[in-house]
The RNA shown here (Guanidine-I riboswitch aptamer) has 124 nucleotides and comes from Stenomitos frigidus ULC18. The RNAcentral record of the sequence draws on Rfam.

RNA sequence: UCUAUUCGCUUCUAGGGUUCCGGUCUUGCGCAAGUAAGGUGUCUGGUCCAAGAGAGGCAGCCGCUUUGAAAACUGCGAUUGUGCAGGCAAAGCAGUCACACGGCGGGAAAAAAGCCCGGGAGAG
Numbered sequence: 001u002c003u004a005u006u007c008g009c010u011u012c013u014a015g016g017g018u019u020c021c022g023g024u025c026u027u028g029c030g031c032a033a034g035u036a037a038g039g040u041g042u043c044u045g046g047u048c049c050a051a052g053a054g055a056g057g058c059a060g061c062c063g064c065u066u067u068g069a070a071a072a073c074u075g076c077g078a079u080u081g082u083g084c085a086g087g088c089a090a091a092g093c094a095g096u097c098a099c100a101c102g103g104c105g106g107g108a109a110a111a112a113a114g115c116c117c118g119g120g121a122g123a124g
Base pairs, nucleotide, nucleotide: 006059008058009057010056011055012054015049016048020046021045022043023040024039025038026037027036028035029034060096061095063093064092065091066090067089068088073086074085075084076083099119101122105117106116107115
């Protein structure tokens, strides 16, 4: 420098903030239970977001075996055949799933983050 190669989906967690719910504080109304508005995430929480380098599950890809349709696809062949092989589909088995230091800054219709830019820039 070039080529090839999933860096897939989903559930959860570390973590994240504050739309909604709840908590809590203030004020008004109310006999009270409560109710309305506003503040508060330096409020444990629920909803919500969430890891390439976190966890589980499923799939994808490569290979092998068996089976299936033979009306259809491709090639060879042919006694105008219905043969052989490939391809297609299903099931099973096995492999791959390894390794991985990483900013600043920016993005998001709630907001923030280990999310996205990004297996980036960079370093070794």